[in-house]
């Protein structure tokens, strides 16, 4: 210096062009003499900047990070 890869809620992962999903965490309500535990509810997320579409987390192109390979 070159090439690859990943970038989604606190955390861990789905989602390959139309409303963002699941577990665990928050929060509230039931349930207990209280606590756990268990049902129900809610709140909370697409890395940045630009293009292409009627419409972008998805697809181009660029930038930042991080990870990994070559030299």
């Nucleotide at each position: 210096g070159g090439g690859g890869a990943u970038a989604u809620a606190g955390u861990a992962u789905a989602g390959u062009g139309g409303u963002a999903a699941u577990a665990c965490g928050c929060g509230g309500c039931a349930u207990u003499c209280g606590c756990a535990u268990u049902g129900c509810c809610g709140a909370g997320a697409c890395u940045c900047g630009g293009g292409u579409c009627c419409g972008a987390u998805u697809c181009c192109c660029g930038a930042u990070a991080u990870c990994u390979c070559c030299a």
This is a predicted structure of a 71-nucleotide RNA (transfer RNA) from Candidatus Nomurabacteria bacterium RIFCSPHIGHO2_01_FULL_39_9. The source organism's lineage runs through Bacteria, Bacteria candidate phyla and Candidatus Nomuraibacteriota.